A computed fold for a 543-nucleotide part of an RNA from an uncultured prokaryote, annotated as small-subunit ribosomal RNA, 5' domain. The prediction has a mean pLDDT of 85.
Context: one part of a larger RNA
RNA sequence: GAUUGAACGCUGGCGGUAUGCUUAACACAUGCAAGUCGAACGGAAACAGGACGCUGUGAUCUCUUCGGAGUGAACUUGUCGCUGUCGAGUGGCGGACGGGUGAGUAAUACUUAGGAAUCUGCCCAGUAGUGGGGGGCAACACGGGGAAACUCGUGCUAAUACCGCAUACGCCCUAAGGGGGAAAGUGGAGGAUCUUCGGACUUCACGCUAUUGGAUGAGCCUAAGUCGGAUUAGCUUGUUGGUGAGGUAAUGGCUCACCAAGGCGACGACCGGUAGCUGGUCUGAGAGGAUGAUCAGCCACACUGGAACUGAGACACGGUCCAGACUCCUACGGGAGGCAGCAGUGGGGAAUCUUGCACAAUGGGCGAAAGCCUGAUGCAGCCAUGCCGCGUGAGUGAAGAAGGCCUUCGGAUCGUAAAGCACUUUCAGCAGUGAAGAAAUGCUUAAGGUUAAUAACCUUGAGUCUUGACGUUAACUGCACAAGAAGCACCGGCUAACUCCGUGCCAGCAGCCGCGGUAAUACGGGGGGUGCAAGCGUUAAUC
Numbered sequence: 001g002a003u004u005g006a007a008c009g010c011u012g013g014c015g016g017u018a019u020g021c022u023u024a025a026c027a028c029a030u031g032c033a034a035g036u037c038g039a040a041c042g043g044a045a046a047c048a049g050g051a052c053g054c055u056g057u058g059a060u061c062u063c064u065u066c067g068g069a070g071u072g073a074a075c076u077u078g079u080c081g082c083u084g085u086c087g088a089g090u091g092g093c094g095g096a097c098g099g100g101u102g103a104g105u106a107a108u109a110c111u112u113a114g115g116a117a118u119c120u121g122c123c124c125a126g127u128a129g130u131g132g133g134g135g136g137c138a139a140c141a142c143g144g145g146g147a148a149a150c151u152c153g154u155g156c157u158a159a160u161a162c163c164g165c166a167u168a169c170g171c172c173c174u175a176a177g178g179g180g181g182a183a184a185g186u187g188g189a190g191g192a193u194c195u196u197c198g199g200a201c202u203u204c205a206c207g208c209u210a211u212u213g214g215a216u217g218a219g220c221c222u223a224a225g226u227c228g229g230a231u232u233a234g235c236u237u238g239u240u241g242g243u244g245a246g247g248u249a250a251u252g253g254c255u256c257a258c259c260a261a262g263g264c265g266a267c268g269a270c271c272g273g274u275a276g277c278u279g280g281u282c283u284g285a286g287a288g289g290a291u292g293a294u295c296a297g298c299c300a301c302a303c304u305g306g307a308a309c310u311g312a313g314a315c316a317c318g319g320u321c322c323a324g325a326c327u328c329c330u331a332c333g334g335g336a337g338g339c340a341g342c343a344g345u346g347g348g349g350a351a352u353c354u355u356g357c358a359c360a361a362u363g364g365g366c367g368a369a370a371g372c373c374u375g376a377u378g379c380a381g382c383c384a385u386g387c388c389g390c391g392u393g394a395g396u397g398a399a400g401a402a403g404g405c406c407u408u409c410g411g412a413u414c415g416u417a418a419a420g421c422a423c424u425u426u427c428a429g430c431a432g433u434g435a436a437g438a439a440a441u442g443c444u445u446a447a448g449g450u451u452a453a454u455a456a457c458c459u460u461g462a463g464u465c466u467u468g469a470c471g472u473u474a475a476c477u478g479c480a481c482a483a484g485a486a487g488c489a490c491c492g493g494c495u496a497a498c499u500c501c502g503u504g505c506c507a508g509c510a511g512c513c514g515c516g517g518u519a520a521u522a523c524g525g526g527g528g529g530u531g532c533a534a535g536c537g538u539u540a541a542u543c
Stems, first nucleotide, its partner, number of pairs: 001543004006539005013390006020382001021348001026346003030343003035093003040090002043086002047084003050080004056075002061070003100301003109226007118218002123214008131165001133163002140155006171180003185206006193200002227273001229271001234264003239261008276298004280291004303324005326337004354380001356379003362376001363374004393423001395421002403414002406411001427484001429479005437470001442464008487532005492513003498527005508515002
C1' cells in the first nucleotide's frame, strides 16, 4: 500500500446492490418447513345442494253450524352418496430431491486423466401383450384392556392391494436337448347390434406387463497430485498371493475352507498432530505466499453409538429397531422427544438480523386437469458490514462588520467566510399520474390429426374473461421552503499540516526514533492548518 463474513471508539442525510454465529456439531419453549391423488378402492365423519318421507310448530288462504275442518309457505326432524365434495382407512407416487452444517476424514475423500465386471423409478424411441380365475386384510360393526401412547378378540367388505392358471416375439438358465417366468384397470364420448337395462360392444386418453436401445443418475477399479512431525523406523496374519465356494447390481480377502509365505517401508511405511476437497478468493510485476465466508461442483454428518427394513435409489435430518446421555408426561404399570430446515430463545462470545408477506414469478412433489403443498424461491424488515452513486446548495457580496485568536500594538488571521441582495430545488417531505416483472390456465371458436362419427380427445391458431406478495413499486408531473442533512483523525522526523496558554521527568504521549525535570510546534486545552469524508480512526488478520 492492498484486503476482510470483521470487532471497538467518535460521528451519521438518502438511494442501489451484496453480505450478516468465523465462538458451543452447546441445550432448545412456540409456530411453520412434505405432501398429493375420489380419473385405483370400499365408503360418507364434516360442509353445501337435491329428492323422498315425516315427528313437531305452523304464516297464508278456503269453507264454516263460529265449536272447528281443510290447504299448507317456512322452520325442525329422519332417510337416500343422488350431486358438489371429503375426515379417517386400503392403495399408488413422492418423503433418497430441495434446505442445513463441516463434527469426522490425510484417503473409502477431492482434483485431473483413464477403465470394465454393473444397476437405473419417472422420461424418449422400438417390439410383443394386457386372457381367465381365487382367497383374504383394513376401514366399519360388536365386545374387551389401558391414565395415556396405544392395543386385543369376533364378524362383514372393495380395489390399479395380494395369489395361482393360461400364453411367451423378444427375455432368463443350460454345451445341447430342454427348462423357467407377466400383467390391471380407470375415465371421456358414441351410431348400429345384443342386453338380465347394470352393461356388453366401438373408439379416444391415461395406465399395466415383458423386453431392446437411448438419456439421466448412481456404484466400482487404476494412475498421478493434495499439510506439517523422525524427539514416530520398522509395520502387517485376512496380512500378500493362489485354488474352490459363498455373497453382491457388479470386480475383488468382500467373506469362508485349504495351500503357499508373502506384502509395505528413508522416493518416509506405521504412529501421533492438524484439516472437509475443488472451481475460486486475497495479495503480488510475476514466480509465489495466504485462504476455502457468500455463489457453484463433489464428499461427510443429522442428540451419541450400532443395525437392518422398505424401495429404482437410503443403511434414510423432520422413517423403523436396539443401547446410551439428556429433557418432558405419568394414575408409577408405562410412555413421548431430537432446529447442523426457516424464524425465534437461553448460553458462549469482541461479534453476526424478523417468532414478517406470498406462492404473483422461477423451480420441485402429486394429480388427466383445475388445483393442493412448497420457511426451496421471490420479496419485504434490521445492521454504514462492504462496494457504488447522490446530497448537505450555487451566484454576488469589503464597512474586510461583530466576535474568537495572535500581535513587534502598527496590524495580521479565521475571511467572501458570515450578514445582506438576487437564484435554484437534486434528495428527503406532501399530492397526483403510473409501466415492466403476466406468460399461462379457463371459456368460446377455426383448421389439422384420430375415429364408423360432425361426438369426445390431442396439436396449432384466433377471440375473450381473468391472475401481482413486492406495492403508498420503478419512473414521471405538480407544490412549498435554503429550508431537514458533517464529521473523524492528524499537525517533532518518517509524513501533508504551527502558534498561544496550562503543566513542570508530574500528569501524560508513543508505530519506530523518542517527547515531558519552567519559554514543550511531541503532554492537556484554544485558535489556525493538513488529510479523508457519511464516514474517520484504532485493534486483529493475510500478502